[in-house]
RNA sequence: GCCGCGAUAGCUCAGCCUGGUUAGAGCGCAGGCCUGUGGAGCCUGAGACCCGGGUUCGAAUCCCGGUCGCGGCC
Repeated sequence: GCCGCGAUAGCUCAGCCUGGUUAGAGCGCAGGCCUGUGGAGCCUGAGACCCGGGUUCGAAUCCCGGUCGCGGCC
């Protein structure tokens, strides 16, 4: 330098191919119930689409460019 894959919550991951309900799960975090205290259990809550642009009535999803990471080729 070229090619492929990836980036979504504090962490690990779905969802993307086939655009459309309020973007979901586990762990963690906060509050409550329970308990002599704590833990466990139960209930509730906060929290995210890498950045910029385009297409569209509508974009995490499609297109273009960029950044970063992993792998391959030379």
Transfer RNA from a Candidatus Aenigmatarchaeota archaeon, 74 nucleotides, folded computationally. The sequence is in RNAcentral, with records from ENA. Model confidence (mean pLDDT): 82 of 100.